[in-house]
C1' cells in the first nucleotide's frame, strides 16, 4: 500500500426503510422479608462522527476513525 467484515444504553445482544429503537445483567427505586438473599413491580440510560439518497434512513451509498481478518 490493496481488499474484506464489524461499531446500538455501563456490558452482551435484536431490530433488512416509518417501532415510545428489543431483551437480559448491572445500577437506582419500590413490594415481599424481623434482616440479608431470592423473587415481582417500576425507573434511568444508547444507534462512532460527517455529508449524500429518500416524503421519511439504526438500515441504503460515500468519506474519516477505531477495531478484527487476508493479500503483498
Nucleotide at each position: 500500500g490493496c481488499g474484506g467484515g464489524c461499531a446500538u444504553c455501563g456490558u452482551a445482544u435484536a431490530g433488512u426503510g416509518g417501532c415510545u429503537a428489543u431483551u437480559a445483567c448491572c445500577a437506582c427505586g419500590g413490594c415481599c422479608u424481623u434482616c440479608c438473599a431470592a423473587g415481582c413491580c417500576g425507573u434511568u440510560g444508547a444507534c462512532a462522527g460527517g455529508g449524500g439518497u429518500u416524503c421519511g434512513a439504526u438500515c441504503c451509498c460515500c468519506c474519516u476513525u477505531g477495531c478484527c481478518c487476508g493479500c503483498u